A computed fold for a 473-nucleotide part of an RNA from an uncultured bacterium, annotated as small-subunit ribosomal RNA, 3' major domain. The RNAcentral record of the full RNA draws on ENA and SILVA. The coordinates come from a structure-prediction model, not an experiment, and the mean pLDDT is 84.
[in-house]
Context: one part of a larger RNA
RNA sequence: UGACGGGGGCCCGCACAAGCGGUGGAGUAUGUGGUUUAAUUCGAUGCAACGCGAAGAACCUUACCUGGGCUUGACAUCCCGGGAACCCUCUGGAAACAGAGGGGUGCCCUUCGGGGAACCCGGAGACAGGUGCUGCAUGGCUGUCGUCAGCUCGUGUCGUGAGAUGUUGGGUUAAGUCCCGCAACGAGCGCAACCCUUGUCCUUAGUUGCUACGCAAGGGCACUCUAAGGAGACUGCCGGUGUUAAGCCGGAGGAAGGUGGGGAUGACGUCAAGUCAGCAUGACCUUUAUAUCCAGGGCUACACACACGCUACAAUGGCCAGUACAAUGGGUUGCCAAGCCGCGAGGCGGAGCCAAUCCUAAAAAGCUGGCCUCAGUUCAGAUUGCAGUCUGCAACUCGACUGCAUGAAGUUGGAGUUGCUAGUAACCGCAGGUCAGCAAUACUGCGGUGAAUACGUUCCCGGGGAUUGUACA
Numbered sequence: 001u002g003a004c005g006g007g008g009g010c011c012c013g014c015a016c017a018a019g020c021g022g023u024g025g026a027g028u029a030u031g032u033g034g035u036u037u038a039a040u041u042c043g044a045u046g047c048a049a050c051g052c053g054a055a056g057a058a059c060c061u062u063a064c065c066u067g068g069g070c071u072u073g074a075c076a077u078c079c080c081g082g083g084a085a086c087c088c089u090c091u092g093g094a095a096a097c098a099g100a101g102g103g104g105u106g107c108c109c110u111u112c113g114g115g116g117a118a119c120c121c122g123g124a125g126a127c128a129g130g131u132g133c134u135g136c137a138u139g140g141c142u143g144u145c146g147u148c149a150g151c152u153c154g155u156g157u158c159g160u161g162a163g164a165u166g167u168u169g170g171g172u173u174a175a176g177u178c179c180c181g182c183a184a185c186g187a188g189c190g191c192a193a194c195c196c197u198u199g200u201c202c203u204u205a206g207u208u209g210c211u212a213c214g215c216a217a218g219g220g221c222a223c224u225c226u227a228a229g230g231a232g233a234c235u236g237c238c239g240g241u242g243u244u245a246a247g248c249c250g251g252a253g254g255a256a257g258g259u260g261g262g263g264a265u266g267a268c269g270u271c272a273a274g275u276c277a278g279c280a281u282g283a284c285c286u287u288u289a290u291a292u293c294c295a296g297g298g299c300u301a302c303a304c305a306c307a308c309g310c311u312a313c314a315a316u317g318g319c320c321a322g323u324a325c326a327a328u329g330g331g332u333u334g335c336c337a338a339g340c341c342g343c344g345a346g347g348c349g350g351a352g353c354c355a356a357u358c359c360u361a362a363a364a365a366g367c368u369g370g371c372c373u374c375a376g377u378u379c380a381g382a383u384u385g386c387a388g389u390c391u392g393c394a395a396c397u398c399g400a401c402u403g404c405a406u407g408a409a410g411u412u413g414g415a416g417u418u419g420c421u422a423g424u425a426a427c428c429g430c431a432g433g434u435c436a437g438c439a440a441u442a443c444u445g446c447g448g449u450g451a452a453u454a455c456g457u458u459c460c461c462g463g464g465g466a467u468u469g470u471a472c473a
Base pairs, nucleotide, nucleotide: 001473002472003470004469005468007467010464011463012462013461015457016456019420020419021418022417023416026311027310028309030307031306032305033304034302035301042053043052064297065296066295067294068293069292073127077126078125079123080122081121082120083119086103087102088101089100090099091098092097107116108115109114129286130285132284134282138280139279140275141274142273143271145269150189151188152187153186154185155184156165157164158163169180170179171178195263196262197261198260200231201230202229203228204227205226206225209221210220211219213218234257237251238250239249240248241247313413317372318371319370320369321368322367323366329360330359331358334353335352339348340347341346379410384405385404386403387402388401389400390399426449427448428447429446430445431444432443
């Protein structure tokens, strides 16, 4: 100087407390461990692995296994020989592949002999290839402490020195934020602000949007909205308080008040944290195989254990009928209207739309009326049987969905544990990416309805200053 303390003191955080809802019990979906397997590919492992890489494993993907092939190779550059490329047919085969036959000539230069470019076939070797190993050789990127308020430097001064000072102290702040003091005076990386979005107003613009006119055509651009520019909030004003300070408390005006709400933004560093399987890359290993092609299988197994979810156990509910109100998005290999067929999944159909125009599109909870009357039920929907629809070469292993039938566990969950402070929690639906289809209950967004509680900082957890002890470095 640090680190540590079941040392004392100060401060902060959904850390506790005060509340609301979950999880832990049931069924199921997904991930993981374990076990099994020819293989169940690999990685991630306290917080910070476990709905994680994977924004989509039937084939492909795919790296794994079994079997069948191939060896200058599936891919790149160079050399030689031949042929343009390419198209079609047949045989064997699971395919890869092997074998046979037919058609067919383009472009550029030309001395008309031929040469060249692209592509294909054959050959020789230099080489290719490797999701093989090492994240403890690395780059890059990322997680975490933590959006915590810290981490340092120059000069000066002090100390023999390691170092100290500044950065400590008194206040204050979300903040090393600012003020005052001080052997310090300044500065840098962080904080804040500058950026995006949302909330108010103004100006400009007015179709595909809107409608104070109209049945419509048309008219208008007020309003809504769209999208560009501006205004606005700064403790600016008033009172109190404070050290005449920084600030704090209250008030006015205002759409908004003291960082208005949300986002992006992550200092010096820590964990030899994670990633050689995203990519790049050193060294090592492999080269008729650890490369590569193909078919089938596996990644979907199942006594069990754990983790993140979904659906429920019902009457603040279930079912039936009627009826109302969104926002974000997506669409040409696409979104798909009206109409017709089917109980339905869906099929037929073909209008419109490269989209403020058309479609997706039905929002759902809500509201109105009716039935059910506390029961394993008109709750719950697992499981199973049969019959179908769609995608796709192909749904057996192993897709989603529909109809009829079946109707399991479950009556609010032990010890424990978790999220959340406001348009938040909780409840409700909608959209998107990936994608032929889909195991999405996931993820990323969007709106609708809309709470309770916070006395306080003793305690648990994590963090930040100063201080103290130490047989630790």